[in-house]
RNA sequence: CUGGGCAACGGCGAUGGAGCUCGCCGGAACCGCCUACGAGGGCUGAUGGCUCCUACCGGUCA
Numbered sequence: 001c002u003g004g005g006c007a008a009c010g011g012c013g014a015u016g017g018a019g020c021u022c023g024c025c026g027g028a029a030c031c032g033c034c035u036a037c038g039a040g041g042g043c044u045g046a047u048g049g050c051u052c053c054u055a056c057c058g059g060u061c062a
Base pairs, nucleotide, nucleotide: 009026010025011024012023013022016053017052018051019050020049021048032043033042034041035040
C1' cells in the first nucleotide's frame, strides 16, 4: 500500500416526519417504469415492508 473477515459506529433502500422490522453499503450502498438511436411523449407511488402524521389526488356527506 492492497485484499478479505469480525465487532462497533455511521450511511443507504425513486420527494417529507416518527416508531417497528428486513435488506444492503463502508466512499460504497442509492439515483422508478414504458416507448424511442436520440429528442420527445406517457404512467405509478410520499413506505424496502407495516403503522401513524403531513403534503398531494379522487369520491361522498354536513

This is a predicted structure of a 62-nucleotide RNA (Fluoride riboswitch aptamer (crcB RNA motif)) from an Actinomycetota bacterium. It was read from a public genome assembly, where an Rfam model found it. It matches the Rfam family "Fluoride riboswitch aptamer (crcB RNA motif)". Rfam links the family to the GO terms response to fluoride and positive regulation of gene expression. For this family Rfam cites "Widespread genetic switches and toxicity resistance proteins for fluoride" (Baker et al., Science, 2012). NCBI's taxonomy places the organism under Bacteria, Bacillati, Actinomycetota. Of the family's consensus pairs, 100% are formed in the model.